Annotation
A computed fold for a 75-nucleotide RNA from Candidatus Calescibacterium sp., annotated as transfer RNA. Lineage of the source: Bacteria > Bacteria candidate phyla > Candidatus Calescibacteriota > Candidatus Calescibacteriaceae > Candidatus Calescibacterium.

RNA sequence: GCGCCUGUAGUUCAGUGGAAGAACGCCGGAUUGCGGAUCCGGAGGUCGUGGGUUCAAGUCCCACCAGGCGCACCA
Numbered sequence: 001g002c003g004c005c006u007g008u009a010g011u012u013c014a015g016u017g018g019a020a021g022a023a024c025g026c027c028g029g030a031u032u033g034c035g036g037a038u039c040c041g042g043a044g045g046u047c048g049u050g051g052g053u054u055c056a057a058g059u060c061c062c063a064c065c066a067g068g069c070g071c072a073c074c075a
Stems, first nucleotide, its partner, number of pairs: 001071007010024004018055001026042005048064005
């Protein structure tokens, strides 16, 4: 330098154009002698960044950024 994959909640990840979700974690409550476990409820998101397409984009297109893998170059 070229190609491919990944980027969504604090963490790990789902979500193939039509209202952004789960698990764990966190907060509150129930339970308990106190905790843990269990049960109930709750908060938490510029969907990597900037453009484009569309009535409508996490999803499609382009560029860029970050991480990973492969190839090439370099003796």
Its Rfam family is "tRNA". It is annotated as a transfer RNA.